[in-house]
RNA sequence: CUUUGAACAGGGCAACACCGCUGAAAGGCGGUGACGCAAAGCUCCGAGGCUUCCGGGAUAGAACGGAUCCCCAUGCCAGUCGGGCCGCCAAA
Numbered sequence: 001c002u003u004u005g006a007a008c009a010g011g012g013c014a015a016c017a018c019c020g021c022u023g024a025a026a027g028g029c030g031g032u033g034a035c036g037c038a039a040a041g042c043u044c045c046g047a048g049g050c051u052u053c054c055g056g057g058a059u060a061g062a063a064c065g066g067a068u069c070c071c072c073a074u075g076c077c078a079g080u081c082g083g084g085c086c087g088c089c090a091a092a
Base pairs, nucleotide, nucleotide: 002092003091004090005089012037013036017032018031019030020029021028022027035079041085042084043083045082046081047080048077049076050075055071056070057069058068059067
């Protein structure tokens, strides 16, 4: 340095749920907790997925307002997969 592994050693992270805060929502943050994870460390570069305040279209309606449906990321998901970067222990 590369590959493999999670036995050894030190450990690390934290699903779901509940509570609080935040957001239009998806979601995020904090606390409790422990489903699991050898990168469940970081990074939206590619794919995929989620939401739709705003915007566009449609329906009913005299109009306004509102309602429902469809489309739309610039928002979100790194514990969806892949890529990039960093990385403890051990073996080869």

This is a predicted structure of a 92-nucleotide RNA (c-di-GMP-I riboswitch aptamer) from Proteobacteria bacterium UBA6908. Its mean pLDDT, the model's own confidence on a scale to 100, is 86. NCBI's taxonomy places the organism under Bacteria, Pseudomonadati, Pseudomonadota. Rfam family: c-di-GMP-I riboswitch aptamer. From the family's description: GEMM was predicted in a large-scale screen for bacterial structured RNA regulatory elements. Rfam links the family to the GO term cyclic-di-GMP binding. The model forms 100% of the base pairs in the Rfam consensus.